RNA sequence: UGGGGUGACCAGAUAGCCGCAUCAUGCUCGAAAGAGCAUGGUGAGGAAAGUCCGGGCUUCAAAGGGCAGGAUGCUUCCUAACGGGAAGGCGCGAGCGAUCGUGCGGAAAGUGCCACAGAAAAUAUACCGCUGUCCUAUAUGGGAUCAGCAAGGGUGAAAUGGCGAGGUAAGAGCUCACCGCCCUGGUGGCAACACCAGGGGCAUGGCAAACCCCAUCCGAAGCAAAACCAAGCAGUCCCGUACGAAGCUGCCCGUUUCGCCCGCCGCAAGGCUGGCACGGGACAGGUAGGUCGCAAAGAUUCCGGCGGCGACGCCGGAACAAGAGAAAUGGCUAUCCUCGACAGAACCCGGCUUACCGGUCACCCCAAAUU
Numbered sequence: 001u002g003g004g005g006u007g008a009c010c011a012g013a014u015a016g017c018c019g020c021a022u023c024a025u026g027c028u029c030g031a032a033a034g035a036g037c038a039u040g041g042u043g044a045g046g047a048a049a050g051u052c053c054g055g056g057c058u059u060c061a062a063a064g065g066g067c068a069g070g071a072u073g074c075u076u077c078c079u080a081a082c083g084g085g086a087a088g089g090c091g092c093g094a095g096c097g098a099u100c101g102u103g104c105g106g107a108a109a110g111u112g113c114c115a116c117a118g119a120a121a122a123u124a125u126a127c128c129g130c131u132g133u134c135c136u137a138u139a140u141g142g143g144a145u146c147a148g149c150a151a152g153g154g155u156g157a158a159a160u161g162g163c164g165a166g167g168u169a170a171g172a173g174c175u176c177a178c179c180g181c182c183c184u185g186g187u188g189g190c191a192a193c194a195c196c197a198g199g200g201g202c203a204u205g206g207c208a209a210a211c212c213c214c215a216u217c218c219g220a221a222g223c224a225a226a227a228c229c230a231a232g233c234a235g236u237c238c239c240g241u242a243c244g245a246a247g248c249u250g251c252c253c254g255u256u257u258c259g260c261c262c263g264c265c266g267c268a269a270g271g272c273u274g275g276c277a278c279g280g281g282a283c284a285g286g287u288a289g290g291u292c293g294c295a296a297a298g299a300u301u302c303c304g305g306c307g308g309c310g311a312c313g314c315c316g317g318a319a320c321a322a323g324a325g326a327a328a329u330g331g332c333u334a335u336c337c338u339c340g341a342c343a344g345a346a347c348c349c350g351g352c353u354u355a356c357c358g359g360u361c362a363c364c365c366c367a368a369a370u371u
Base pairs, nucleotide, nucleotide: 001367002366003365004364005363006362007361008360009359010358012336013335014334015333016332017331018330020043021042022041023040024039025038026037027036028035029034045342049353050352052351053350054349055348056347057222058221059220060219064253065252066251067250069218070217071216072215073214074088075087076086077085078084089104090103091102092101093100094099105213106212110211111210112207113206114205127153128152129149130148131147132146133144134143135142136141161179162178164176165175166174181200182199183198184197185196186195187194188193227291228290229289235283236282237281238280239279240278241277244258245257246256259276260275261274263272264271265270300319301318302317303316304315305314306313307312337340
C1' cells in the first nucleotide's frame, strides 16, 4: 500500500420561509362541549418488517391434582422468561490464515425399518476364490467329492475392529507392537470432558426430523383484551333448580355456589299443579356513539463507580422522550459531499429471521515493497 476477517456506531447534512400532530402556559369567543391566537417543548426504525418464540398486562368469582396433548434436549452461567444470550466441551466440514458453518439425552427397556444389488444386512455369510485329499497327468493344467478358511476380490450408503510383522497346509487377534474399544485407579476442571498408568477380551452396524424411553417446562383467549357513560329494542319456546345444574382448561377427579310464594293432599317428613326468580339452550329483533385502555413512569433511558473472561449484576445520580384513531413530521429555495439503500409506530417489552446504499473507529489475517 492492497485485499480480507471480527466487533461496535451512524443512517444525508446545514440555513431560511410556509404548513401538520400533540402537550404545557397565557389571552379571546362561547351556557357548555369546544374553537381561535401567541410563546415554548416533543414528534417513526435498525430493522418500525415477518408474526416465528418468550413475556408484561386484561378477563374467565377463588383454586388444586391427574391423564391426554405439545415444546425443548452437550456442560456451566445470565435473564421476568424463552426454542434466546455468554463462556466452554466433543464431532464433522470450508478456508494458506484471521475465522466461519453445522451437529449434540437414550440403540444394552421394547417394537420396527435398512429398497435395489449382493452368498449374506444383525439370532446375518460363502458368489469368485485359497489350502489339503483323490483321479488324470506334469501338484505349473483340468476334474470330483470331502475337510478347513473368511485374509484377497466382487455387490452395496453400510459387510462385524484398523495397519504392519510373525505364524499357518492355507488363513484367522492365532501371537506381538501401535491405534481403537472395555474395566480399574490417579491427576486437572464446578461440569461437559482432557491427560496418565495398569489390566483385559479382541466385540456390542446404522436409523429415534421411526414408534418409543428418560429429564425439564407448558391453563385458555387476547388491546378487535377489558372498564365506564349514553342511546335503543321484542319477545317466543325448551330443559333444570340438589341422585341435579352452573362455574378459568381438551377430558376426569376434587373443590365452590345455587331459591321463594299461593293452593291442594298428608299426623309429620314430604308430594303435586300453577306463578315468580335464577341458570343453560334455540329462534327472532335492537344498538354499534363517546370516554378510557393509550397524558407510555417502564423487566425504561443516560452518566459514573464496583464485581465478573463474558452475557450481565449491584450501588449512586440525572432525565421523561409520538400517542394518531382512515391514520400527523410535508412542500419550496439555497449551499455542502460520503450522492443518500432497505424502508413508516398503532398497548408495551426481550429475542430470532429476512431486506439493505454508503461511511467511521478498533483489533486480527494474507500478499507485495522498503528499511
Predicted 3D model of a 371-nucleotide RNA (Bacterial RNase P class A) from a bacterium.
The coordinates come from a structure-prediction model, not an experiment, and the mean pLDDT is 77.
The gene name in the source record is rnpB.